[in-house]
RNAcentral holds the full RNA, with entries from SILVA. Small-subunit ribosomal RNA, central domain from a metagenome, 348 nucleotides, folded computationally. Rfam family: Bacterial small subunit ribosomal RNA. Its family is annotated with ribosome and structural constituent of ribosome in the Gene Ontology.

Context: one part of a larger RNA
């Protein structure tokens, strides 16, 4: 390279936008680049291969053929691909009318609870555990009532419910703003799909500067447990968790399943629209989502099954025995932590 693969055996990029490139709907016409056919030129000789021949045979040598899979040129063919021109509407988009939603950003606001502080009542315990102790409390704790403060998170509703490309998103209100679905077919007329590089987004932890700090809580301290206990349990407790701006760029970033399009039995739920006819509250039907089961088919099995892991096409990413190793070196990025790209010796 030709292959074979990627849910769980090695292997889908964390996710999107998009450049180059690759691929691309229906019809007519033209061209003849790809493609196919004929002719010509060239493709040195020797060698290889085949058929003959010459040395007594062979090696060796001679003659002829074939081959030289290619390139150039010319004349044709025109189904398919490509180029040009034109037309179309089913792909894609726009418009109009509806709809749902924790989609995003900013500002405001509410109640419950925890904690602290002040005041009242009240008195000896309270906490905590398997049992205890550290701890708090006669300087009045725990309990209870009222008030104040501050920070963080939003019970019920809540749902294999919804929204988002993914990460993710949940009190309420307002402003700004992205996307989606359904219906109508008025408009454009292939404007599409994918996407190496690139750019952007990206949980938690971590980092920088400045705030904030109620609760929780790495580290740390103490008390227990234990043979020990650098743990599990308990009492405390600092970073952090929160906000603003900037960085980091990783996760079991998972459906461990890339994106797009078409096709291939059904049944039962549920979310958002539309339609139908009626006995007005249920039935039937149709799109788009989200679940359960299941035929064919697939699969090593487990299982998947119109939300495919089925049948096909296009494009991208990735794998190629285990360890060494996602390491070393070098490059790039980063304040650092480190990230990314990524071997070999050796060994089984």
């Nucleotide at each position: 390279c030709u292959g074979g693969g990627c849910g769980u055996a090695a292997a889908g990029g964390g996710c999107g936008c998009g450049u180059a490139g690759g691929c691309g709907g229906a019809c007519u016409u033209u061209u003849a680049a790809g493609u196919c056919g004929g002719g010509g030129g060239u493709g040195a000789a020797a060698g290889c291969c085949c058929a003959g021949g010459g040395c007594u045979c062979a090696a060796c040598c001679c003659u002829g053929g074939a081959a030289u899979u290619g390139c150039c040129u010319u004349c044709g063919a025109u189904a398919c691909u490509g180029g040009g021109a034109g037309u179309c509407u089913u792909g894609a988009g726009u418009u109009c009318g509806g709809a749902a939603g924790a989609g995003g950003u900013u500002g405001g606001u509410g109640g419950a609870a925890c904690u602290g502080c002040g005041a009242g009542u009240g008195u000896a315990g309270a906490g905590g555990u398997g049992a205890a102790a550290u701890u708090c409390g006669u300087a009045g704790a725990u309990a209870u009532u009222c008030g104040c403060a501050a920070g963080a998170a939003c019970a019920c509703c809540a749902g294999u419910g919804g929204c988002g490309a993914a990460g993710g998103c949940g009190g309420c209100c307002a402003a700004c703003u992205g996307g989606u679905c359904c219906g109508a077919a008025a408009c454009u007329g292939a404007c599409g799909c994918u996407g190496a590089g690139g750019c952007g987004c990206g949980a938690a932890a971590g980092c920088g500067u400045g705030g904030g700090g109620a609760g929780c809580a790495a580290a740390c301290a103490g008390g227990a447990u234990u043979a020990g206990a650098u743990a599990c349990c308990c009492u405390g407790g600092u970073a952090g968790u929160c906000c603003a701006c900037g960085c980091c760029g990783u996760a079991a970033a998972c459906g461990a399943u890339g994106a797009a399009u078409g096709c291939c039995a059904g049944c039962c739920g549920u979310u958002g629209g539309g339609g139908a006819g009626c006995u007005u509250g249920g039935u039937c039907u149709u799109c788009a989502g989200u679940g359960g089961c299941g035929c064919a088919g697939c699969u090593a099995a487990c299982g998947c099954u119109u939300u495919a892991a089925g049948c096909a096409u296009u494009c991208c990413g990735c794998c190629u025995g285990g360890g060494g190793a996602g390491u070393a070196c070098g490059g790039u990025c980063g304040c650092a932590a480190g990230a990314u790209u990524a071997a070999a010796a050796c060994u089984c």